[in-house]
Molecule: THF (Tetrahydrofolate) riboswitch aptamer
Organism: mouse gut metagenome
């Protein structure tokens, strides 16, 4: 000097959940994890509370709807100190 490596984000696929309303999203408080180590938040997750809020349909079962969950793949991906590779 260069490179590798995170939590996540986006897209696709698969399997599910809800549609008797959870989930997602918003606000407040608290907590947790967060490149290999330490530490950190304006990013992420969890808990509690508050406000708001929906698309169902069809003859077994299927098709929809939800800014829905998980997994896989692809792309992208830490500002500090130390460390790793060339």
């Nucleotide at each position: 000097c260069a490179g590798a490596g995170u939590a996540g984000a986006u897209a696709a696929g698969a399997u599910g959940c809800g549609u008797u309303a959870a989930g997602u999203g918003u606000c407040a408080a608290g907590a947790g994890a967060u490149g290999g180590g330490g530490a950190g938040u304006u990013g992420c997750u969890c808990u509690u509370g508050a406000a708001c809020g929906a698309a169902g349909g069809a003859a077994a079962u299927c098709c929809g709807c939800g800014g829905u969950a998980u997994c896989u793949u692809a792309u992208u991906g830490c500002a500090c100190c130390c460390g790793c590779u060339g």